[in-house]
RNA sequence: GCGGGUGUGGUUCAAUGGCAGAAUGCAUCCUUCCCAAGGAUGAGACGAGGGUUCGAUUCCCUUCACCCGCU
Numbered sequence: 001g002c003g004g005g006u007g008u009g010g011u012u013c014a015a016u017g018g019c020a021g022a023a024u025g026c027a028u029c030c031u032u033c034c035c036a037a038g039g040a041u042g043a044g045a046c047g048a049g050g051g052u053u054c055g056a057u058u059c060c061c062u063u064c065a066c067c068c069g070c071u
Base pairs, nucleotide, nucleotide: 001070002069003068004067005066006065007064010024011023012022013021018054026042027041028040029039030038047063048062049061050060051059
């Protein structure tokens, strides 16, 4: 330099052109003499920019980070 792949709550993973979810973690409360376990509630995310579309996490382009291969 070329090609391919992956980017989603703090972490690990789903999802699909039509409300962004789960587990775990975190906060508050209940339970308990205390801890643990359990229960309830809540906050928290689509790598960035642009385009297509009534509507984009999803499709297209560029770009960034990481991984793999070729040179």
Predicted 3D model of a 71-nucleotide RNA (transfer RNA) from a Minisyncoccota bacterium. Its mean pLDDT, the model's own confidence on a scale to 100, is 81. It matches the Rfam family "tRNA". From the family's description: Transfer RNA (tRNA) molecules are approximately 80 nucleotides in length.